[in-house]
Context: one part of a larger RNA
RNA sequence: CUGGGCGUAAAGCGUACGUAGGCGGUCAUUUAAAGUUAGGUGUGAAAGCCCCGGGCUUAACCUGGGAACUGCAUUUAAAACUGGAUAACUCGAGUUUAGGAGAGGGAAGCGGAAUUCCUGGUGUAGCGGUGAAAUGCGUAGAUAUCCGGAGGAACACCGGCGGCGAAGGCGGCUUCCUGGACCAAUACUGACGCUCAGACACGAAAGCGGGGGGAGCAAACAGGAUUAGAUACCCUGGUAGUCCACGCCGUAAACGAUGAGAACUAGCCGUCGGGGGUAUUGACCCCUUCAUUGCCGCAGCUAACGCAUUAAGUUGACCGCCUGGGGAGUACGGUCGCAAGAUUAAAACUC
Numbered sequence: 001c002u003g004g005g006c007g008u009a010a011a012g013c014g015u016a017c018g019u020a021g022g023c024g025g026u027c028a029u030u031u032a033a034a035g036u037u038a039g040g041u042g043u044g045a046a047a048g049c050c051c052c053g054g055g056c057u058u059a060a061c062c063u064g065g066g067a068a069c070u071g072c073a074u075u076u077a078a079a080a081c082u083g084g085a086u087a088a089c090u091c092g093a094g095u096u097u098a099g100g101a102g103a104g105g106g107a108a109g110c111g112g113a114a115u116u117c118c119u120g121g122u123g124u125a126g127c128g129g130u131g132a133a134a135u136g137c138g139u140a141g142a143u144a145u146c147c148g149g150a151g152g153a154a155c156a157c158c159g160g161c162g163g164c165g166a167a168g169g170c171g172g173c174u175u176c177c178u179g180g181a182c183c184a185a186u187a188c189u190g191a192c193g194c195u196c197a198g199a200c201a202c203g204a205a206a207g208c209g210g211g212g213g214g215a216g217c218a219a220a221c222a223g224g225a226u227u228a229g230a231u232a233c234c235c236u237g238g239u240a241g242u243c244c245a246c247g248c249c250g251u252a253a254a255c256g257a258u259g260a261g262a263a264c265u266a267g268c269c270g271u272c273g274g275g276g277g278u279a280u281u282g283a284c285c286c287c288u289u290c291a292u293u294g295c296c297g298c299a300g301c302u303a304a305c306g307c308a309u310u311a312a313g314u315u316g317a318c319c320g321c322c323u324g325g326g327g328a329g330u331a332c333g334g335u336c337g338c339a340a341g342a343u344u345a346a347a348a349c350u351c
Stems, first nucleotide, its partner, number of pairs: 004322003007305002012319001014202002021195003025089002028086001030085002034082002036078008050066006092192001093189003097184001099182001104178007111155001116150003120146003126137002163170002207248003211244002216242002221237004259318001262315003267296001269294002273290001275288001276286002300307002324351003333344004
């Protein structure tokens, strides 16, 4: 390389969008003939391989003939299939109209509970904390309690194996701007599709830059305990950070450890959103199919566990990735980054 694979053994890019490329629905009295198929001609050196013979006493070896050289070029034809051109179609894809659902995204404003701090009142000796303590706070009046004020962050109940989003993720209320999905019914476009190397965009937390903010929490740090020790677990404090706007970083067990899209293959029970129906009015109930999400379960698959119409079943098109363990996701080089580092990515050696 081939082959075989990728839920858990090595292996699905964190996610989307999309260029080149690959692949692509139905029909034709059409058309040309690139692929394709058939025939002819030329070429495919010799030797070798293979077959039938011959020569050294055999063999190796040498040698005659044949076959083969599966290829390439050219030419004559065929027209089913693939591709091209032409003309059409509506099932794929999309557009239109009318709806309801949603923590989808961005901006602005508003709200109450709680913690902390501050002023004042009441009030007196403790509070706090733990397994037990101590550090700590408190007669300069704490803790507790009441009125008032400041400020930041997060939004109890509702809340739900509920919803939305491509993923990361998204939860108080209102307004504005804005993306997507779904259902019903008609009309329209007429293959406009699928996948996608590179490119480009998004991407938790932590971290970085200069600026703001800072209530609570809290790496580092300090003290008190514990202990043989205790650079920890427990306690009292506490700075970065956590928050905002802007700019970087580009990684996670970024997980369903399962790429995206299409077709097909028993059922049962729920959930959420729409549509339809009977009918009573009850926030129900029943049916249905479409979309959503979850639990079980047959065939089948699987090393087993398990998966099972949301497949890990059966198929065909496309991309990514794997190839014994360690060395190593490291070195060197390149690219990116302010840095931290990220990405691409070996070998010697060793078992």
This is a predicted structure of a 351-nucleotide part of an RNA (small-subunit ribosomal RNA, central domain) from an uncultured prokaryote.
The prediction has a mean pLDDT of 85.
RNAcentral holds the full RNA, with entries from ENA.